[in-house]
Context: one part of a larger RNA
RNA sequence: AUGCUGUUAAGGAACUCGGCAAAUUAGUCCCGUAACUUCGGGAUAAGGGACGCCCCUGGUGGUCACAAGCUGCUGGGGGCCGCAGAGAAAUGGCCCAUGCAACUGUUUAUUAAAAACACAGGUCUGUGCUAACUCUAAACGAGGACGUAUACAGACUGACGCCUGCCCAAUGCUGGAAGGUUAAGAGGAGGGGUUAGCGCUAGCGAUGCUCCGAGUUGAAGCCCCAGUGAAUGGCGGCCGUAACUAUGACGGUCCUAAGGUAGCGAAAUUCCUUGUCGGGUAAGUUCCGACCCGCACGAAAGGCGUAAUGAUAUGGGCACUGUCUCAACAGCAUGCUCG
Numbered sequence: 001a002u003g004c005u006g007u008u009a010a011g012g013a014a015c016u017c018g019g020c021a022a023a024u025u026a027g028u029c030c031c032g033u034a035a036c037u038u039c040g041g042g043a044u045a046a047g048g049g050a051c052g053c054c055c056c057u058g059g060u061g062g063u064c065a066c067a068a069g070c071u072g073c074u075g076g077g078g079g080c081c082g083c084a085g086a087g088a089a090a091u092g093g094c095c096c097a098u099g100c101a102a103c104u105g106u107u108u109a110u111u112a113a114a115a116a117c118a119c120a121g122g123u124c125u126g127u128g129c130u131a132a133c134u135c136u137a138a139a140c141g142a143g144g145a146c147g148u149a150u151a152c153a154g155a156c157u158g159a160c161g162c163c164u165g166c167c168c169a170a171u172g173c174u175g176g177a178a179g180g181u182u183a184a185g186a187g188g189a190g191g192g193g194u195u196a197g198c199g200c201u202a203g204c205g206a207u208g209c210u211c212c213g214a215g216u217u218g219a220a221g222c223c224c225c226a227g228u229g230a231a232u233g234g235c236g237g238c239c240g241u242a243a244c245u246a247u248g249a250c251g252g253u254c255c256u257a258a259g260g261u262a263g264c265g266a267a268a269u270u271c272c273u274u275g276u277c278g279g280g281u282a283a284g285u286u287c288c289g290a291c292c293c294g295c296a297c298g299a300a301a302g303g304c305g306u307a308a309u310g311a312u313a314u315g316g317g318c319a320c321u322g323u324c325u326c327a328a329c330a331g332c333a334u335g336c337u338c339g
Stems, first nucleotide, its partner, number of pairs: 001334008010325002014323001019320001027051005036041001038159001052080012081085001093318007100310002105117002121157007133143003160305004165235003170232002172228005179223003185217002190212005197204002236254005263297001264294001275291005
């Protein structure tokens, strides 16, 4: 000097992004225990008291036929010692408010444990058994399942409570089949090449072979017609108007498939923004409660609440402390300097 460990006057978070770290608390018995609540909880809530050893004495168990003895539990009275009686170790700090996720659980082996994943519950869709679906080069193969729609598969949501609005124009899916369009194929009108033959020497040309080939016929699909949102998705603008002003229940107009309902709202979402008002502080860009002008919330990519839970996130308070004011000392270890 560094590291580890321990102690510290007065103050007690002034430290710091932030009480990070440390300290406090801690056991058993007795008393006592709030809001809220899904009536189970919350709860060891919070907050208090007692605790050693010795003597005397009462009650009540076990063993036990009874008694005695041994061994437990639980009262009462008196006394003794220390700074300290759960005398060491081990052994919850607590409270208030809010966000998120219901919960226990799972996760990035080696920077993330969470609000992410899962979850019970909810809904939709497919599937009638050689099931749908999946694996597979194939199989009379395997899983699904030695199951059978209260089952299995896929998708979304995510306990519980109250709810889940409008739009089917677009995209998708399901159903429909009159008409339009439409492939290979079917069909073979007609045409070309070749040539026995004919010929007036220009050409014509049966049959066979071969090449091309029109009308006609021809499924699904698409166009078309419907349905469908817990399918992919979407859910307006301008102008005027009430006996102060302001505002606009009301009216007009344009556009749309329909113009955002309930609830919530400067929010994990608010740019302007440290919005404005209130609370807390001496002082508060955070926090809590409101307001609503929602740049750009919104209803199973669920909306809003919610007891309990959380090594979760944010703000506040009590207790406590070397985090700090501001540093000091001691022990141990290592290094260095001097000897």
This is a predicted structure of a 339-nucleotide part of an RNA (large-subunit ribosomal RNA, domain IV) from Planctomyces sp. The RNAcentral record of the full RNA draws on ENA. Taxonomically the source falls in Planctomyces (Bacteria, Planctomycetota, Planctomycetia, Planctomycetaceae). The coordinates come from a structure-prediction model, not an experiment, and the mean pLDDT is 85. Rfam family: Bacterial large subunit ribosomal RNA.